[in-house]
Predicted 3D model of a 264-nucleotide RNA (Bacterial large signal recognition particle RNA) from a Fidelibacterota bacterium. It is recorded under the gene name ffs. The coordinates come from a structure-prediction model, not an experiment, and the mean pLDDT is 76. Taxonomically the source falls in Fidelibacterota (Bacteria, Pseudomonadati). Rfam family: Bacterial large signal recognition particle RNA. Rfam describes the family as follows. The signal recognition particle (SRP) is a universally conserved ribonucleoprotein involved in the co-translational targeting of proteins to membranes. Rfam links the family to the GO terms SRP-dependent cotranslational protein targeting to membrane, signal sequence recognition and signal recognition particle, plasma membrane targeting.
RNA sequence: UCGUGCUGGAUGGGGAGGUAGCGGUGCCCUGUAACCUGCAAUCCGCUAUAGCAGGAUUAAAGACAAGGUGCGGCAAUACCCUCGCUUUUAAGGUACAAUAAGUGAUGUUGAAGUUCCAAUUCGUCGCGAUGGUUUACCUGUGAACCCCGUCAGACCCGGAAGGGAGCAGCGGUAUGCAGUCUGAAUCAGGUGCUGGCGGACGCUGGAACGGAGUUAACUGUUUUAUCAAAAUUGCGUAAGGAAUUGUCCAACCCUGGUGCACGA
Repeated sequence: UCGUGCUGGAUGGGGAGGUAGCGGUGCCCUGUAACCUGCAAUCCGCUAUAGCAGGAUUAAAGACAAGGUGCGGCAAUACCCUCGCUUUUAAGGUACAAUAAGUGAUGUUGAAGUUCCAAUUCGUCGCGAUGGUUUACCUGUGAACCCCGUCAGACCCGGAAGGGAGCAGCGGUAUGCAGUCUGAAUCAGGUGCUGGCGGACGCUGGAACGGAGUUAACUGUUUUAUCAAAAUUGCGUAAGGAAUUGUCCAACCCUGGUGCACGA
C1' cells in the first nucleotide's frame, strides 16, 4: 500500500418554543446520496453515554477537531423610518347663518316703511240644509163573545096587533200595528258661494301717506359645524422595518487526523 472480516459509528443538521434538563412529535430555516414500522401537546420517551421498541442497509472516512465565509432564529438598543394614539396649525371641499363691496333682478309708470279696507283664519251666538229619534195630523189595518150602529135567519114574550134580546154578514171604533208627506221638539256632523259680534295681523288683493331704495340668485367677506388629506407636538413599542451589539447556528471552503484481527 492492497484485500477479506469485525466493531464504535452512520442512514441529516440547526433555531425558537416547550421542559428541572435532554431528545422527539408540531412550527421555522438550511440541505439531500440522507432507510422502514409503532408511539406522542394540558403529549411521548429518557436522565448527563439523556427519544424508546422492533427490523433493514451500510461502515474507518462521508465520522471527529481547529479556523474562515455564512442562510436563518433569538435577545437588547439612544437615534431614524413606517404605524397607532395625541397636541396645534393654515389652506381646501361641503352645509347652515350673517353681510351687502361687485354682478344680476326689481323700483320715480313710485322701493322700503306706516295706516286703513277686504279675503284667507279663530272664537261665540243665530239662520238654513242633511241625517237620526220622538210626537201631532193623515192613510191603511184593526175585537169569535165579554165595543158601537144596522141586524137576514133562528130565538123569547103575547090570543093578536105588536114588542124584546141578538149570532153571522155589512158599516164603524178603542188600545195597538204599519206607512209617505207635512208641522213641531230634540240630538248629531268631513254641514253652508249664509248672517251678527269679537279677535288674530303671517300671506294675498285694494286704497292712502311716503319719496329711494329693496332683494340675496351668483361672486366677495365673516362666524360656526363637518370632511378627507397635509404639516406639527408628545407618547407608545406586550406594532413593524432598518441599523448596531450580543448569542445559537444549517450549509460550504480550508487545514489536521484516523480502530481491531488475518493474509499478500